[in-house]
RNA sequence: GGGCGCUUAGCUCAGCUGGUUAGAGUGCAUGCUCGACACGCAUGAGGUCACUGGUUCGAUCCCAGUAGCGCCCA
Numbered sequence: 001g002g003g004c005g006c007u008u009a010g011c012u013c014a015g016c017u018g019g020u021u022a023g024a025g026u027g028c029a030u031g032c033u034c035g036a037c038a039c040g041c042a043u044g045a046g047g048u049c050a051c052u053g054g055u056u057c058g059a060u061c062c063c064a065g066u067a068g069c070g071c072c073c074a
Stems, first nucleotide, its partner, number of pairs: 001073007010026004019057001028044005050066005
């Protein structure tokens, strides 16, 4: 330099051919349980879906660019 893939909660990851509330596990907070802790149970908080622009009535999803990370080729 060229090609491909990924970026969604603190972390690890789902998300169907674009449709009206964006989710799971784990972690965190509070309560229950326990003599106490851990485990367990219940409830809750936490997200500008990497960024910018475009298409569309409507975008996490489609398109273009930018950034970061990874793999392959040279």
Overview
This is a predicted structure of a 74-nucleotide RNA (transfer RNA) from a Candidatus Latescibacterota bacterium. The source organism's lineage runs through Bacteria, Pseudomonadati and Candidatus Latescibacterota. The sequence is in RNAcentral, with records from ENA. Its Rfam family is "tRNA". About the family: Transfer RNA (tRNA) molecules are approximately 80 nucleotides in length. By type it is a transfer RNA.